[in-house]
RNA sequence: GAGUCGGUCAGGCGGUCGCGUCAGUCGUGCUCCGGGUUUCCGGGGUUCGGCUGCCGAGGAACGUCCGGGCUCCACAGGGCAAGGUGGUGGCCAACACCCACCCGGAGUGAUCCGCGGGACAGUGCCACAGAGAACAGACCGCCUCCACGUCGGCUCCGGCCGGCGGGGAGGUAAGGGUGAAACGGUGGUGUAAGAGACCACCAGCGCCCCAGGUGACUGGGACGGCUCGGUAAACCCCACCCGGAGCAAGCCCAGACAGCAGGCGUUCGAGGGCGGCCCGCCCGAGCCUGCGGGUAGGGCGCUGGAGCGGGUCAGCAAUGGCUCGCCGAGAUGGAUGACCGUCGCCGAGUCGCUGGUUAUGGCGGCACGGAACAGAACCCGGCGUAUCGACCGACUCGU
Numbered sequence: 001g002a003g004u005c006g007g008u009c010a011g012g013c014g015g016u017c018g019c020g021u022c023a024g025u026c027g028u029g030c031u032c033c034g035g036g037u038u039u040c041c042g043g044g045g046u047u048c049g050g051c052u053g054c055c056g057a058g059g060a061a062c063g064u065c066c067g068g069g070c071u072c073c074a075c076a077g078g079g080c081a082a083g084g085u086g087g088u089g090g091c092c093a094a095c096a097c098c099c100a101c102c103c104g105g106a107g108u109g110a111u112c113c114g115c116g117g118g119a120c121a122g123u124g125c126c127a128c129a130g131a132g133a134a135c136a137g138a139c140c141g142c143c144u145c146c147a148c149g150u151c152g153g154c155u156c157c158g159g160c161c162g163g164c165g166g167g168g169a170g171g172u173a174a175g176g177g178u179g180a181a182a183c184g185g186u187g188g189u190g191u192a193a194g195a196g197a198c199c200a201c202c203a204g205c206g207c208c209c210c211a212g213g214u215g216a217c218u219g220g221g222a223c224g225g226c227u228c229g230g231u232a233a234a235c236c237c238c239a240c241c242c243g244g245a246g247c248a249a250g251c252c253c254a255g256a257c258a259g260c261a262g263g264c265g266u267u268c269g270a271g272g273g274c275g276g277c278c279c280g281c282c283c284g285a286g287c288c289u290g291c292g293g294g295u296a297g298g299g300c301g302c303u304g305g306a307g308c309g310g311g312u313c314a315g316c317a318a319u320g321g322c323u324c325g326c327c328g329a330g331a332u333g334g335a336u337g338a339c340c341g342u343c344g345c346c347g348a349g350u351c352g353c354u355g356g357u358u359a360u361g362g363c364g365g366c367a368c369g370g371a372a373c374a375g376a377a378c379c380c381g382g383c384g385u386a387u388c389g390a391c392c393g394a395c396u397c398g399u
Base pairs, nucleotide, nucleotide: 001397002396003395004394005393006392007391008390009389011343012342013341014340015339016338017337019056020055022053023052024051025050026049027048029046030045031044032043033042034041035040058373062384063383065382066381067380068379069378070246071245072244073243083241084240085239086238087101088100089099090098102116103114104113105112106111117237118236122235123234124231125230126229139176140175141172142171143170144169145168146167148165149164150163151162152161153160154159184202185201186200187199188198189197203227205224206223208221209220210219211218212217250300251299252298253297259291260290261289262288263287264286271283272282273281274280307326308325309324310323311322312321313320314319345370346369347368349366350365351364352363353362354361
C1' cells in the first nucleotide's frame, strides 16, 4: 500500500420549555368503615388538579420469513392428504439459526460460496446451433466397390494400367465443424480405412480387503466388465418433523334500555322535593329488592425474563455449569420531544507551519456545510433488509 474476518458505538455536557408510567405529598369532589350525635373527628379507596422525585426506544424497535413460550379450541390409538427439513457430529426450549468437521467450487493467500439424500423404481424435459441430444449420429473428410466422362502411358489392337472429375451402393466415430454437453484420455497393435476390436499406462464406476476417524469421509491394495450424459427450487422415491388459531388470544367487573321473579303501594297513600333530622307544606302512581345474558365503558392479561453485566470452570467453538451484582418503557389516538449555547466528529475550501529526490502527506487557525437508517404495542431465539460515520482487535498478500 492492497485486502479478509470479527466486535463496539450510534454524539457528550449545560440551560429553558414540554410529554408518559410509577411513587410521595398537598388541595378538591365522591364514596366506604369506625366513633360521637344538628353541621364533628379519625381511617381507607378513588376522580381531577398542583408540586417533588426515579425512570423513559433500537441495532435493527422494521419486514413478519422461520422457531418457541403463553392463551383458547380440538384430541383413545393409528393412518392418508397438505406443508417443511435434507453431508456428518454437536449445541439449543425449538429451529430454515449457530459451532466444528467432511465433500465440491472460487481465490497467490487470509478467507468466501454451496438451493450438499436418491438420476441402474418409474415418468417427463434438454432451448439455440448442429448431420446427430440418449440403447444417438454420416455434413465435410477417409476407405472399398460399381458404372460413366476425360487425360496420359503401354499394346499381341482385343484391351490393360494410372491420374482427375462428378454420380451411385456401402464401411468408418480416428480428424474437421456445431454445442453447456457428441457415448473415456494418451501411445501402440491392427485394418481397405477405422474402432476398447486388442494391449500398456492413466481417469472414472462397481465390489472386496487393510488402516485411520464417533461419523460424513480419507489413505493404500486387489479384482471386474471395459465406460454407464445432465436435470429432483420437474413429477416422484427415501428418512425425519409437524393438530388449528392467535394478545382484536383469552379472562373478569359492569351502566342505560328491554326481560323474569318477589315485596310494598294508589286518599288507610309507597316514593320524591323543600339544607342532615322532626313538624309542616308541595308533587304524587308507581317504587324497591333480587336474578340474568352481556352492549357502551372499565380492568386483568402487561412486562422479572430461555433477562442483563462482571468473574471463574468445562469445551477448538457454538454453548453450558457455578458465583457476585443489577432492574432497564408499558402507552391505548398512542409519551420518550423542541429550541439555544458549548465541546467533539466528518466533508470540500482557504491561510500558515512542516516532512520528502519523487511519493500531494502531517499539524494548527478561519469561515461554510453535513450528521444516517428508522421508532416499542404480549414476550423471547434467529434470519433478511436499511444505515451518515467513528473506533478496536486478529489475520493475509505485495514492497